Notes
Transfer RNA from a marine sediment metagenome, 75 nucleotides, folded computationally.
Formats: sequence, C1' cells, structure tokens
RNA sequence: GCCCGAGUAGCACAACCUGGAUAAUGCAUCGGACUCCUAAUCCGAAGAUUGCGGGUUCGAAUCCCGUCUCGGGCC
Repeated sequence: GCCCGAGUAGCACAACCUGGAUAAUGCAUCGGACUCCUAAUCCGAAGAUUGCGGGUUCGAAUCCCGUCUCGGGCC
C1' cells in the first nucleotide's frame, strides 16, 4: 500500500443481507414486593446523538462517499 471483518446503553450482544419510523434482550444500576437482615426470586423505572462527518430518501443502525480506531490476511 491492497483486501476482509468489527465499532450500537456502564458491560455483553441482536436488528444490517431485504430501509418503515417507540433500536430488542441479558447482566449491572435505581425504586418497590418478599425476608428478622441479606442473598435468591418477582414487579417496575431510568439509561443509546448506532465510532465520527457528509450524502441519498417521505423515512437510515441498515444504502452511498469520506474518515478514525481495533483485529486478521496479502505483498
């Protein structure tokens, strides 16, 4: 230098191929129930500018362009 993959909540991980408008789920966190207390269990709540910037579109996590970081491969 070229090619491939990955980046989404504090952590992990879907949705991407085939755009559909409240981004799901688990753990953790907070509140409550239960308990003498705690743990476990149950109920509820909050938390995401989907790496960053731009474009296309009525509509973008998803498509296009640029760019950053990490991993792998080739020379």

Rfam family: tRNA. The family's RNA type in Rfam is transfer RNA. Its family is annotated with triplet codon-amino acid adaptor activity in the Gene Ontology. Its Rfam clan is "tRNA clan".